[in-house]
The RNA shown here (c-di-AMP riboswitch aptamer (ydaO/yuaA leader)) has 134 nucleotides and comes from a Clostridiales bacterium.

């Protein structure tokens, strides 16, 4: 260098949630993300309303009723070395915050950088990368 086989977890996935600086703490910077906030435009209220998020809505049962619980669907979201094509199988469809208040919104102001998990088709084919063996 070529070829054959094997592996693809110190990596990877959901998520904005990472990196730098410092390195004793604290504070800070970049990057990504969220909220508030004019004219103009839009809206017309009242039962409250609104935000983050994929996580909305419909319906059946239990319950005196409500709540809560259980089930079936559903808007929507996700399925892992990288890319392309195929496939249409599977999983999720929660939780929580503000506190009577917020439409859009330039300038401007404020805030977050958590948490959880090993994948549900990390299925099939091809190519590429990396590692090991012959």
């Nucleotide at each position: 260098a070529u070829u054959a086989c094997a592996a693809u977890a110190u990596c990877u996935c959901c998520g904005a949630a990472u990196u730098c600086c410092c390195c004793a703490c604290a504070a800070g910077a970049a990057a990504c993300g969220g909220g508030g906030g004019a004219c103009c435009c839009a809206c017309u209220a009242u039962u409250g309303g609104g935000g983050u998020g994929a996580a909305u809505c419909u319906u059946g049962g239990u319950u005196u009723a409500a709540u809560a619980c259980c089930g079936a669907g559903u808007a929507g979201g996700g399925c892992a070395g990288c890319u392309u094509g195929g496939g249409u199988g599977c999983c999720c469809g929660a939780a929580u915050c503000c506190g009577u208040c917020a439409g859009c919104u330039a300038a401007c102001c404020c805030c977050g950088u958590a948490g959880g998990a090993g994948u549900a088709a990390u299925c099939c084919a091809a190519g590429c990368g990396u590692u090991g063996u012959g």
Record summary: The model forms 92% of the base pairs in the Rfam consensus.